The RNA shown here (transfer RNA) has 73 nucleotides and comes from a Candidatus Woesearchaeota archaeon.
Its Rfam family is "tRNA". Rfam describes the family as follows. Transfer RNA (tRNA) molecules are approximately 80 nucleotides in length.

[in-house]
RNA sequence: GGGCCUAUGGUUUAGUGGCUAUAACGUCGCUCUCACACAGCGGAGGUCGAGGGUUCAAAUCCCUCUGGGCCCA
Numbered sequence: 001g002g003g004c005c006u007a008u009g010g011u012u013u014a015g016u017g018g019c020u021a022u023a024a025c026g027u028c029g030c031u032c033u034c035a036c037a038c039a040g041c042g043g044a045g046g047u048c049g050a051g052g053g054u055u056c057a058a059a060u061c062c063c064u065c066u067g068g069g070c071c072c073a
Base pairs, nucleotide, nucleotide: 001072002071003070004069005068006067007066010025011024012023018056027043028042029041030040031039049065050064051063052062053061
């Protein structure tokens, strides 16, 4: 220098154009217990890496940039 993959709550992750973005772990509260753990119930936590475009509608499609990974030279 060229090509490919990837970025979504604290962590991991579902989503492949259409309701208010999904679940697990973690965290907080309640129940249970003498107490702890387990278990059950409930809550908070994201505006989807940044900017722009297409569309009635974008996490999802297109372009540029940024971070990470891989391959070729």